[in-house]
RNA sequence: CACUUAUCCAGAAAGACCGAGGGACAGGCCCAUUGACGUCUUAGCAACCCUUCCGCGAAGACUCCGUGUCUGACGGAAAAGGUGCUAACUCCUGACAGAUAAGUU
Numbered sequence: 001c002a003c004u005u006a007u008c009c010a011g012a013a014a015g016a017c018c019g020a021g022g023g024a025c026a027g028g029c030c031c032a033u034u035g036a037c038g039u040c041u042u043a044g045c046a047a048c049c050c051u052u053c054c055g056c057g058a059a060g061a062c063u064c065c066g067u068g069u070c071u072g073a074c075g076g077a078a079a080a081g082g083u084g085c086u087a088a089c090u091c092c093u094g095a096c097a098g099a100u101a102a103g104u105u
Stems, first nucleotide, its partner, number of pairs: 002104007013042005021031003025094004043086003048082002051078005059071004090097001
């Protein structure tokens, strides 16, 4: 980079630095020298992956055949680790659009 699947009306900001554009794209509409965007630090949100615990037990394997053992779909809790996110419903509308996570080549 490409493909697949899921999610995108909930939630969560302070400080320092910088200095003019930024919100992907088009049209709107907004944000921004009362300092946006970005970078860093700290804090937080969330629960996609990982991890731990609880419930339940589809299904499978093993079996000494025991009311046995193991794995475990599913639901819930926690939040240490890997990502992500912390203006506006992905800001709105549009498109063969975009973002994020997990996986595959």